[in-house]
C1' cells in the first nucleotide's frame, strides 16, 4: 500500500439487487388492566440513514472521494 465487507431509532437488525412515504423486535412514554406490581392488550415518542461532493424531477439506494471497524494479501 491493496483487495472485500460493514457504519440506518437508546440496543440488535431489515431495506440497497430493482432510486419513489425509513421500518422490525426489545427498549422508553402514557392509557387500560389489577388492591397494587407483573403479564397481557391499545396508543405514542424517538431517524433526516458515518462524512464531503456529484447524478436525477425525487437519492439510505446509483457515482467519485475520505474516516471509522472488521478480514484477507503484501
Nucleotide at each position: 500500500g491493496g483487495g472485500c465487507u460493514g457504519a440506518u431509532a437508546g440496543a440488535u437488525c431489515a431495506g440497497a439487487c430493482c432510486g419513489g412515504u425509513a421500518g422490525a423486535u426489545c427498549g422508553c412514554u402514557u392509557c387500560g388492566c389489577u388492591u397494587g406490581c407483573a403479564c397481557c392488550g391499545a396508543a405514542g415518542a424517538g431517524g433526516c440513514c458515518g462524512c464531503g461532493g456529484g447524478u436525477u424531477c425525487a437519492a439510505a439506494u446509483c457515482c467519485c472521494g475520505c474516516u471509522c471497524a472488521g478480514u484477507c494479501c503484501a